A computed fold for an 81-nucleotide RNA from uncultured Desulfosporosinus sp., annotated as c-di-GMP-I riboswitch aptamer. NCBI's taxonomy places the organism under Bacteria, Bacillota, Eubacteriales, Desulfitobacteriaceae, Desulfosporosinus.
[in-house]
RNA sequence: UGAUACUAGCAAAGCUACUGAAAAGUAGUGGCGCAAAACUAAAGGGCCUAAUGGGUUACACCGACGGCAGCCAGUUACCAA
Repeated sequence: UGAUACUAGCAAAGCUACUGAAAAGUAGUGGCGCAAAACUAAAGGGCCUAAUGGGUUACACCGACGGCAGCCAGUUACCAA
């Protein structure tokens, strides 16, 4: 530096089951894609949900201690040249 490769990987959306208030996660199936689609969520930014709670006549609204790393980012690493 990298997808026209080699070696080896990961696995989007959808569907099924389960967990959860939700976001989302786990497993199976599936395969959109990925040169880090490995790890890190209190090292940083950003995004999603809004339960208990606050608030309202009621809605709205506030709010993370809940999530997203396949958003940016930090750290680490295989193969080839």
Notes: The coordinates come from a structure-prediction model, not an experiment, and the mean pLDDT is 83.